Transfer RNA from a Bacteroidota bacterium, 72 nucleotides, folded computationally. The prediction has a mean pLDDT of 82. Rfam family: tRNA. Rfam links the family to the GO term triplet codon-amino acid adaptor activity.
[in-house]
RNA sequence: UUCCUAAUAGCUUAGUGGUAGAGCGCUCGGCUGUUAACCGAGAAGUCAUUGGUUCAAAUCCAAUUUAGGAAG
Numbered sequence: 001u002u003c004c005u006a007a008u009a010g011c012u013u014a015g016u017g018g019u020a021g022a023g024c025g026c027u028c029g030g031c032u033g034u035u036a037a038c039c040g041a042g043a044a045g046u047c048a049u050u051g052g053u054u055c056a057a058a059u060c061c062a063a064u065u066u067a068g069g070a071a072g
Base pairs, nucleotide, nucleotide: 001071002070003069004068005067006066007065010024011023012022013021018055026042027041028040029039030038048064049063050062051061052060
C1' cells in the first nucleotide's frame, strides 16, 4: 500500500428490510435462623461515525475510525 472480516446493554453475543432480544453481571422483592442457591420483577442500547438507497435500515450501498487477519 492492497484485500478480507468484525464493531449491538457493564461483559459475551443473537437478530438475512417492518416491535432491538438472550445469557452472565447489576438493582429491588420473595423464599429462610443467616449466607449462598433458587424463584419473581426492574433498570441499563442515539445498533462505531457520517452520508446515501427505501414508505420503512442494526440489516443494503459508499466513505471514515478502531481492532483482527492475509498478500507484498